[in-house]
Context: one part of a larger RNA
């Protein structure tokens, strides 16, 4: 000198764009954040009907989106390759969609419980479940053969269902190279390294298991310990490099702590389930309920970080044939000089150089064209009127916002730090090694340009200065 997710002190007019718990991955009151489909199904309620509503069975979605960085020094990430894989919805093509069956929720009746909820009896439907048939292609095969499917709905236009081959997309796995500090950590390793058989997986593999062999890694730093999410990037620097990883984007990991699986195309699942633990709450003491590192918000911690706001209008997502519903994603608004950028706080004229202040050698000098006065302007402000684009035939939260026209009136708007040298900017008074200043050198003990006040001056300016951190 530059920079910052900054904080603190003093001060503070406006707008645009951005940013806003870096600390306790501490605990959380309350509301909302994931539903949707009656064109799969039976039932109940309202209604004359049309139609509307409700819980339940069923389907799809809750694996996305959103948050956080605790853990992780690792194929986690970055980059470049690889072969033994999966992929709902989407898309292109081939083939099919036949005949039957038994249940069950809702509901009824009865019972238990404070509640959460739950048990029994009876009835019923389906695109829920099961069987038989069929099989171009598919799978297995000892090549003889064997195995395996479907679901209907409707407004009659279609939407579906099953099987199979491709595509696209998403993902799983493996490898080369790169990826912090410590040797005051030198040896580490028994599923350990490899093989065979078997199991398991979507898939390769000690992934698991039995047996066999005795290997594997290491001063080119194994192991251990500490620290840490990684990257694109960001800051700085002429560069090389150094530091860093907020916002935005990609990947990873986590969801009260630890463990586990279920369902599913996909999870070992933030707002799903089970078990254990800590904590909080309810209880009729028998038993139950919960998980903000989603958006707001509260307590706490801290130098320090915002509203318990509006709307689905746009973009995108889920479901649905659609109308539409849901969406704290998102788009907006609110708060904060936190940052960057822009604008303003007036312009011209005005000398008897007014008054006042300060200094003075008492003559004067300076503040200073500064003020007043005169002549203008109206950015900003305020008042009235008009009024968008963003949206497509309709639909605008933002918003009567941005913007435009007109009226008013210099009106509403300047501070902060410094002035011994480094370093731009000096005098007076007070104080008297005191009070104090200070980044370094150093000032202050009676004329202090260094302390305090005043006048003046310098620098920057809606900011200025200090502190912290990094280059």
């Nucleotide at each position: 000198g530059a920079a910052c997710g900054a904080a603190c002190g003093c001060u503070g007019g406006c707008g645009g764009c951005a940013g806003g718990c870096u600390u306790a991955a501490c605990a959380c009151a309350u509301g909302c954040a994931a539903g949707u489909c009656g064109a799969a199904c039976g039932c109940c309620c309202c209604g004359c009907a049309a139609g509307g509503g409700g819980a339940g069975u069923g389907g799809c979605a809750g694996a996305c989106g959103g948050g956080u960085g605790a853990g992780u020094a690792a194929c986690g990430c970055g980059u470049g390759g690889g072969a033994a894989c999966c992929u709902a919805c989407c898309u292109a093509g081939g083939g099919g969609u036949a005949c039957g069956g038994a249940a069950u929720a809702a509901c009824u009746c009865g019972g238990g419980g404070a509640a959460a909820c739950u048990c029994g009896u009876g009835c019923u439907a389906a695109u829920a479940c099961c069987g038989u048939a069929u099989a171009c292609g598919u799978c297995c095969u000892u090549c003889g053969g064997g195995a395996g499917a479907a679901a209907g709905a409707u407004u009659u236009a279609u939407c579906g269902c099953c099987u199979u081959u491709g595509g696209a997309u998403c993902g799983g796995c493996c490898c080369g190279c790169g990826u912090c500090u410590g040797a005051u950590u030198a040896g580490c390793u028994a599923g350990u390294u490899g093989g065979u058989g078997g199991g398991g997986u979507a898939a390769c593999g000690g992934c698991c298991u039995a047996c066999c062999a005795a290997g594997g890694c290491g001063a080119c730093g194994a192991u251990c310990a500490g620290u840490a999410g990684c990257u694109g990037g960001u800051c700085u620097g002429a560069g090389a490099g150094g530091a860093u990883g907020a916002u935005c984007a990609g990947c990873c990991a986590c969801a009260c702590u630890g463990g586990g699986a279920c369902u599913g195309a996909g999870a070992c699942a933030c707002g799903g389930c089970c078990c254990a633990g800590a904590c909080u709450c309810c209880u009729a003491c028998g038993g139950g309920a919960g998980g903000c590192a989603g958006c707001a918000g509260u307590g706490g911690g801290g130098a320090a970080u915002a509203u318990u706001g509006g709307a689905c209008a746009a973009u995108g997502g889920g479901c649905g044939c659609a109308a539409g519903c849901c969406u704290g994603a998102u788009c907006c608004a609110g708060c904060c000089a936190u940052g960057c950028c822009g604008c303003g706080u007036g312009a011209g004229u005005g000398a008897u150089g007014a008054a006042g202040g300060c200094c003075u050698u008492a003559g004067g000098g300076u503040u200073g064209u500064a003020a007043a006065g005169c002549u203008c302007u109206u950015u900003u402000g305020u008042c009235c009127g008009g009024g968008a684009a963003g949206a497509u035939a309709a639909u605008g939260a933002c918003g009567g916002u941005a913007c435009c026209u007109g009226g008013c009136g210099a009106a509403u708007a300047a501070g902060u730090c410094a002035c011994g040298g480094c370093u731009a900017a000096c005098u007076a008074c007070g104080u008297g090694c005191c009070a104090g200043c200070a980044g370094c050198c150093g000032c202050g003990g009676u004329a202090a340009u260094a302390c305090g006040u005043a006048g003046g001056u310098g620098a920057c300016a809606a900011g200025c200065g200090u502190u912290g951190u990094c280059c």